[in-house]
RNA sequence: UCCCGACAAAGGCACCCUCGUCGCGAGACGAGUUCGCAAAGCCAGGGGUCUCCCACGGAGACAGCCCAGCCACCGAA
Numbered sequence: 001u002c003c004c005g006a007c008a009a010a011g012g013c014a015c016c017c018u019c020g021u022c023g024c025g026a027g028a029c030g031a032g033u034u035c036g037c038a039a040a041g042c043c044a045g046g047g048g049u050c051u052c053c054c055a056c057g058g059a060g061a062c063a064g065c066c067c068a069g070c071c072a073c074c075g076a077a
Base pairs, nucleotide, nucleotide: 004075005074012037013036017032018031019030020029021028022027035064041070042069045067046066047065048062049061050060051059052058053057
């Protein structure tokens, strides 16, 4: 340095649900909660799923579905 990931240490994220705000919607943000996560960090490029519209098209959502790209904490075997 790379692979790898421990009944290790420190720290991190936050499904569902509830409340509030925003959006036609998929959904987003904040608070509570804690199902899980070693990239559950970033990214909508490819696939996929989903929404809306004036529907052979157009505009969007999802990174906690997979792949590609970028970057990163710790260190037992």